RNA sequence: GAUUUAUAAAGAAGAGGCGAGAGACAGGCUCCGCGACCCUCUGGCAACCUGCCUCCUUCGGGAAAGGUGCCAAAUCCUGUUCGGAUAAUAUUGUCCGAUAAUAUAAAUC
Numbered sequence: 001g002a003u004u005u006a007u008a009a010a011g012a013a014g015a016g017g018c019g020a021g022a023g024a025c026a027g028g029c030u031c032c033g034c035g036a037c038c039c040u041c042u043g044g045c046a047a048c049c050u051g052c053c054u055c056c057u058u059c060g061g062g063a064a065a066g067g068u069g070c071c072a073a074a075u076c077c078u079g080u081u082c083g084g085a086u087a088a089u090a091u092u093g094u095c096c097g098a099u100a101a102u103a104u105a106a107a108u109c
């Protein structure tokens, strides 16, 4: 880097450093010299993997040691395509679901 599976309307801070953009991409809309983004330390959230305890045929449950991850806004909103419902009236709006994209974890190549 590619593929597959699972999850994504919840949750989570402070200090120091740097110095201008950042939120994947496009369009919006937000955040940002009252210092964002990013990096370091501490703290925390969560429970994907390993291990631990418990239940046990199976299925589960619990804590949180280790490996990641995460700690503005619903994945900030929409976006590709398809299906359904609904309202007005003949073309739009709204809602739901799927799918795609993106992100994270695990496995394989």
Base pairs, nucleotide, nucleotide: 001109002108003107004106005105006104007103008102013042014041015040016039017038021031022030023029025079026078027077028076043071044070045069048067049066050065052062053061054060075101081098082097083096084095085094086093087092088091

SAM riboswitch aptamer (S box leader) from a Bacteroidales bacterium, 109 nucleotides, folded computationally. The coordinates come from a structure-prediction model, not an experiment, and the mean pLDDT is 82.